Transfer RNA from a Candidatus Bathyarchaeota archaeon, 74 nucleotides, folded computationally. It matches the Rfam family "tRNA". Rfam's curators write: Transfer RNA (tRNA) molecules are approximately 80 nucleotides in length. Its mean pLDDT, the model's own confidence on a scale to 100, is 82. The RNAcentral record of the sequence draws on ENA. The source organism's lineage runs through Archaea, Thermoproteati and Candidatus Bathyarchaeota.
């Protein structure tokens, strides 16, 4: 220098094919359970999706640029 893929709560992760305001787990908080603790159960808080722009009534999802990471080729 050329090419491919990835970036989503504190952490991990689903959803992208068929665009319709994000899934589950874990952590954390509260409660129940216990003599107490652990385990288990219930409820709750937390991401607007790496950054910016565009298309659209509507974008995590499509397009472009940039940033970061991984891999392949030279």
């Nucleotide at each position: 220098g050329g090419g491919a893929c990835c970036g989503u709560g504190g952490u991990c992760u689903a959803g992208u094919u068929u665009g319709g305001u994000a899934u589950g787990a874990u952590c954390c908080g509260u409660g129940c359970u216990u003599g107490g603790g652990g385990u288990g159960c219930a409820c709750g808080u937390g991401a607007u999706g790496g950054u910016g722009a565009g298309u659209u009534c509507a974008a995590a999802u499509c397009u472009c640029a940039c940033c970061g990471g991984u891999c392949c080729c030279a």